[in-house]
RNA sequence: GCUGUUGUAGCGUAGUGGUAGCGCAACGCCUUGGUAAGGCGUAGGUCGUGGGUUCAAUUCCCACCAACAGCACCA
Numbered sequence: 001g002c003u004g005u006u007g008u009a010g011c012g013u014a015g016u017g018g019u020a021g022c023g024c025a026a027c028g029c030c031u032u033g034g035u036a037a038g039g040c041g042u043a044g045g046u047c048g049u050g051g052g053u054u055c056a057a058u059u060c061c062c063a064c065c066a067a068c069a070g071c072a073c074c075a
Stems, first nucleotide, its partner, number of pairs: 001071007010024004018055001026042005048064005
C1' cells in the first nucleotide's frame, strides 16, 4: 500500500428499513440483628465520524477514522 472483518449503555453482546434489547456492573427498595446470597424496580445509548438514497437509516450506498486478520512491496 491492497483486501476482508469488526465498531450498538461502564463491560460483554443481540438485533432489524418503521420509537433499540439482553446479561453483568451501578443506584433504590424488600428481606437480615448486620453482611452475603436472593427478589422487585430505576437510571444509563449522537448505534465510530461525515455525506447520499428514502416519507422514514442503527440497518442500504460512498468516503474517512480506529482495532484485528491476510496479502504485497521497499530496506